The prediction has a mean pLDDT of 82. This is a predicted structure of an 84-nucleotide RNA (c-di-GMP-I riboswitch aptamer) from Psychrobacillus glaciei.

RNA sequence: AAACUAAAUAGGCAAACCUGCAGAAAUGUAGGGACGCAAAGCUAAAGGGACUAAGGUUUAUAACUAUGUCAGCCAGUUGCCAAA
Numbered sequence: 001a002a003a004c005u006a007a008a009u010a011g012g013c014a015a016a017c018c019u020g021c022a023g024a025a026a027u028g029u030a031g032g033g034a035c036g037c038a039a040a041g042c043u044a045a046a047g048g049g050a051c052u053a054a055g056g057u058u059u060a061u062a063a064c065u066a067u068g069u070c071a072g073c074c075a076g077u078u079g080c081c082a083a084a
Base pairs, nucleotide, nucleotide: 012037013036017032018031019030020029021028022027035072041077042076043075047074048073049070050069051068055065056064057063058062
């Protein structure tokens, strides 16, 4: 100095589910709650993917469509400790 490695100290985040609120919905948010996480920090108008379909369009009990969402899907980016 490096690491897709081991351990420790101090901590951090918080899935499902429940309740309130916002929203057309997806989902978000606050509280409770922990399945997990070494980036479960940040980035969604300028990488892919997924969800929803209010409005719009059409061949109209339906289908398609993002300008709405998801970073705990991949990705990008920043970053703590660290023995042999």
The source organism's lineage runs through Bacteria, Bacillati, Bacilli, Caryophanales and Psychrobacillus. The sequence is in RNAcentral, with records from Rfam.